[in-house]
Parts: sequence; C1' cells; structure tokens
RNA sequence: CAAGCGGGAUAAAUGGUCGCGGCUGUCUUUCCCGGGGCGGCGUGCCGCAUCCGGGAUAGACAGGUGAGGAAAGUCCGGGCUUCACAGGGCAGGAUGCCGGAUAACGUCCGGCGGAGGCGACUCCAGGGACAGUGCAGCAGAAAUAUACCGCCAGCGUUUUCGCUGGUAAGGGCGGAAGGGCAGUGUAAGAGACUACCGCCCGCCUGGCAACAGGCGGGGCAUAUGUAAACCCCAUCCGAAGCAAGGCCAAGCAGAAAGCCACAGACCGGCCCGGUCUGCUUUCAGGUAGGCCGCUCGAUCCUGUCGGCAACGGCAGGGCUAGAUAGAUGACCAUUCACGACAGAACCCGGCUUAUCGUCCCGCUUGCGCU
Repeated sequence: CAAGCGGGAUAAAUGGUCGCGGCUGUCUUUCCCGGGGCGGCGUGCCGCAUCCGGGAUAGACAGGUGAGGAAAGUCCGGGCUUCACAGGGCAGGAUGCCGGAUAACGUCCGGCGGAGGCGACUCCAGGGACAGUGCAGCAGAAAUAUACCGCCAGCGUUUUCGCUGGUAAGGGCGGAAGGGCAGUGUAAGAGACUACCGCCCGCCUGGCAACAGGCGGGGCAUAUGUAAACCCCAUCCGAAGCAAGGCCAAGCAGAAAGCCACAGACCGGCCCGGUCUGCUUUCAGGUAGGCCGCUCGAUCCUGUCGGCAACGGCAGGGCUAGAUAGAUGACCAUUCACGACAGAACCCGGCUUAUCGUCCCGCUUGCGCU
C1' cells in the first nucleotide's frame, strides 16, 4: 500500500428570534386551613378592604431542562401490581455439549466437539435413531432387504440359450446399497478368518466437566437419513397486565336521622298547629373530574481492585423527558463531508429487524522498501 477479519464511537455543527411540555424561583388573582390583632355585644360567638405561616388554583416574568441506537417488532427474561395457591400428578409450553456470569433468561462469557476459510475469524436447535411408530420425490431389480447385468455350480439343450441354486467382490441407479481397505480363503464369494482404520464395551492417565490420549476386549444383526415428525429422557414454567392497581370525589339517583328557621301546596277566608313537597345533617357505593402509581434506578460517569472474560467489590461524583389528545417544533444567518433508519407512554436486562455516512482501535494475508 492492497484485500480482508473482529470491536467501538458518532448520528451535521454554531448563533439568533418565536413557539410548546415538565421543573425551580419571584410577583400577582381567587379560594381553603391554622395562628394572632382590632371592633361589637348576649362572654363565646359574630364581623373586619387587618397581619403572619402553610397549601391549592390561574396568570406574568426569569432561569434551567426536554427522544433513540434502535424509542421499533412485542420475540424471550425479570421488577412492580391485582387475583389464585396444602401436597402430588395429568395435560400444555419452552429449553437441551460442559463450566461460569446474572435478579432472571431461550441472553452473555470461556471452553469442548463438528463444519467452512491459507489466515485473522465465522457458523451450529450440539440429549436420544442399539424403546417404539411414522416419513423419505425421481432413478433403481431391490431402500434395510427380496439378485437387473455380471461371476460360480448343477441340470436340460448342448452353436446361441433356458431353468434351479449360491454370491453384495465387480458394473449400473441413487443423497444413501448390507462398516472401509488390503490379504487369507473359496466353485465363485462373504467379518467366514487376519492386520490397520471406524464402531461398541471395559479399564488407566489428564481435566471441575464436556472431552482428549492410551491399553485391552467384542467379528460387528447397533450399522441410510429424519426427533424446529410423533415420541423417550432431563430441567424450568400459576394467571393477567400500568386501560395493572390505589386514593379523593361534584352532580343525579339511594338509605337513615332531625326540622318546620325559609319557599310552595293542602287542612273552605285569617292566625296557631299539622301533613307533603322540601330543607339540614350523616352514611354507603361510586360516575364525571382530579391525584398517586411516574421515574432515584439490578441507574450513569470516573478511578481502583479481583477475574482470561461475561461480570462483581470498593471509593468519589452526577440527576438525565414524564405527557394524558398527548410537548420535544418553526423560521433566519453562516459553514461542511449536504445529512440514513426512525419518535418515549410503568421500568429494566437481552434478542431480532431498519439504518446516509464519517472516525478510531486491535488483528490476518499478500506485495514493496529499510
């Protein structure tokens, strides 16, 4: 320098004007609560354009703050809330090499095994197909065992050929053909026998383990694949979700008690008295509406310690949207590489998907130069 591999950061920048949602402060409006002060009288009540403190409400001004790496899909896991719950089982679902991390996980980290790549590195849903069942297009005689060609033996005809039997060594079909390969053997063959490889079983060594290496044994009827097919084995899982859920509570309707002090009606006109509508008080549930849940949290940043790492401990510092018809915007100026995917709605850890570009770190291979 070129081609690549792995990881991380950022998500146009600066200034001005106007606007919107939370928050804080000051002032003001209206109201409530508590405590004083003054005045009146019937001495414990009333009134006050009187003060102080607190709270709510509305407005003005000022300050500060206001979307993401995925806020998305809602696919996993947890917190939180309400309901359910002796214990066990069935059904259903998820997961599936080993060890660790974690609140937990189907996530992450480190290993093991397998596959791909010269390599950095990447990918794997990676228990069981010697419990059982099912499925496997086309081709092929045959798909888990049944002989098409060929080979060999016998018989018939004996030139060709035909019949019966043996044979998976050779050919052909296929992704897959009776473990592979060489030899012995045989009529031809065959784990029938032998060596090596593979498989299975047992033991030893190393490792926490998955597993790796070694030794010995078994002729191998465990021997095609498929379990994100049924199934078997092991482990885990109560349900619903912030429209969860909790609190306050107009008006209307309801229940109970009290009262004629007010208004109306009736008791023949008036007064007293009574009744009803009513009025007052209390109560229960609870609509509209309001408040809480709501953002301080398995939180973030820096340093340090432990660990290969995921991560954890300690110390210091920071507060970083919280709406409820839903704010986070518009315009102007300058600059550049001319700007992608996209927008919170209870919160958090992951996964997956979308994404214009730019920059940084580590590593691999090749070429050139010193």
This is a predicted structure of a 370-nucleotide RNA (Bacterial RNase P class A). Its mean pLDDT, the model's own confidence on a scale to 100, is 77. Rfam family: Bacterial RNase P class A. By type it is a ribozyme. Gene Ontology terms of the family: dimeric ribonuclease P complex, tRNA processing and ribonuclease P activity.